[in-house]
Record summary: Small-subunit ribosomal RNA, central domain from Bacillariophyta sp., 374 nucleotides, folded computationally. Its mean pLDDT, the model's own confidence on a scale to 100, is 80. The full RNA is in RNAcentral, with records from SILVA. Lineage of the source: Eukaryota > Sar > Stramenopiles > Ochrophyta > Bacillariophyta.
Context: one part of a larger RNA
RNA sequence: CUGGGCGUAAAGAGUCCGUAGACUGUAGAGUAAGUUAUUUGUUAAAUUUUGAAGCCUAACUUUAAAUAAGCUUUUAAUACUGCUCUAGUUGAGUUUUAUACAGAAGAGUAGAAUUUUAUACGAAAGGGUAAAAUCUAUAGAUAUAUAAAGGAAUACCAUUAGCGAAGGCGACUCUUUGGUAAAAACUGACGUUAAGGGACGAAAGUGUGGGGAGCAAACAGGAUUAGAUACCCUGGUAGUCCACACUGUAAAUUCUGAGUGCUGUAAUUUAAUGUAAAUAGAAUUAUCAUUAGUGGUUAAUAAUAUUUAUUUAGAUUUUUAAGCUAACGCUAUAAACACUCCGCCUGAGGAGUACGGUCGCAAGGUCGGAACUC
Numbered sequence: 001c002u003g004g005g006c007g008u009a010a011a012g013a014g015u016c017c018g019u020a021g022a023c024u025g026u027a028g029a030g031u032a033a034g035u036u037a038u039u040u041g042u043u044a045a046a047u048u049u050u051g052a053a054g055c056c057u058a059a060c061u062u063u064a065a066a067u068a069a070g071c072u073u074u075u076a077a078u079a080c081u082g083c084u085c086u087a088g089u090u091g092a093g094u095u096u097u098a099u100a101c102a103g104a105a106g107a108g109u110a111g112a113a114u115u116u117u118a119u120a121c122g123a124a125a126g127g128g129u130a131a132a133a134u135c136u137a138u139a140g141a142u143a144u145a146u147a148a149a150g151g152a153a154u155a156c157c158a159u160u161a162g163c164g165a166a167g168g169c170g171a172c173u174c175u176u177u178g179g180u181a182a183a184a185a186c187u188g189a190c191g192u193u194a195a196g197g198g199a200c201g202a203a204a205g206u207g208u209g210g211g212g213a214g215c216a217a218a219c220a221g222g223a224u225u226a227g228a229u230a231c232c233c234u235g236g237u238a239g240u241c242c243a244c245a246c247u248g249u250a251a252a253u254u255c256u257g258a259g260u261g262c263u264g265u266a267a268u269u270u271a272a273u274g275u276a277a278a279u280a281g282a283a284u285u286a287u288c289a290u291u292a293g294u295g296g297u298u299a300a301u302a303a304u305a306u307u308u309a310u311u312u313a314g315a316u317u318u319u320u321a322a323g324c325u326a327a328c329g330c331u332a333u334a335a336a337c338a339c340u341c342c343g344c345c346u347g348a349g350g351a352g353u354a355c356g357g358u359c360g361c362a363a364g365g366u367c368g369g370a371a372c373u374c
Stems, first nucleotide, its partner, number of pairs: 004345003007328002012342001014200004021193003026087006033081002035077003041071003048066007091190001092187006099181003103177007110154001115149006125136002162169002205246006214240002219235004257341005264320001266318002269314004274310007283301004289294001323330002347374003356367004
C1' cells in the first nucleotide's frame, strides 16, 4: 500500500449552491465499443512448469510438451455496461388554488422600565455589604408628583410549540420577498453526490462616520487578605446600538456528511381533505300567553363553530422488539439491513508549532512538516 475505520477511543470540512468527475429508475427496438467464446500471427534461445531419458543417486545434462498473459487477426453470442431511437410515469420539476408558520429585508408606530433634565413638595440622611468603607447629600440628595429628552430591549402570551441550509429568528402594522406541507393539471429521468470554485457564516475584533440610556473588558478607588495585579462594593473608557466595508473563526455539537430504498409494536403532536356522528347557535315562519314593550314552548330550514372517530402527508418528542455495538447505548429522524458520491483517520509528545505559499489594514486565518524524546 491493501485490509480496517470516523456518537464517546485518531477521524464528518460550520452550512449551502454548483463545475469537472463518479454513479444513475421502468419497457421496447437497433448497434456490437466494453464483455464472453472461437481463431491467425507474434512475443529468440536459455530460464520456469510437466513427462521421459543419460551419468550408481542428487545437483547437472539431453529430449518432448505445456498453460497463463500482452499486442494483432477471423467468426460468433447479446445477459450486463456503453451508444442511437421510441414509449410510459412512480424519481425530479413547473403552474393554479386554499390554509398555517419568531424565515429574510425595508419603512412606520406603541406601551412598561432604567437614566438624565426642569418645576413643585419635603427636610437629613441616602447607597452599599456577611460587616464596612470609598461614593451621593443643607450649594437641599434619597423618596413623592407633573412635564420633557434620549437610547436600548420587547414582560405576560411561551410551549422537549413553529420557521430557517447553517449561523440564527420573539411587541404591533404595512410593503417587497424565499421556503415547506395538500389537491389537480402539465413536462417526461430533466436525477444523486460533488474535487477545484462561489455564497452565507454567533460572539469578540478591525477601518470610516454616527449614536451612547443601561450594562461593562481596561483603568481608578474602597474592602478582604500574610499578599489579592481576584472573588465583594463605588465609579468608569473601549465595546455593546446604526450605516458601509473587512475578519472567517467557536464545545459553529445531534461531538452522528448528503441522498435513495427497505425492516416491528405502541403512545404524543401539526396540517389538510372527504365521510360519519354528536353538541352549540343568530335569524325567519307557524302556534300559545300578554301589561302590546316582549317573553316562553314545539316544529322546519341553510351558512357557521366545536368535539370525537376514520383516512392521507409532514415534522417533532418519548418507550421498546429484532438487529447492531468493546460497552454505554442506538432503534423507522438507526449507530439495523443495502446501494451511490464526497470529506477525513493511521501511537503519544514535539505541533496545529517551524519553514514556505496564499488571504488579511492589523489581530491573525488557511494549507502544513521534520529532527528529537517516550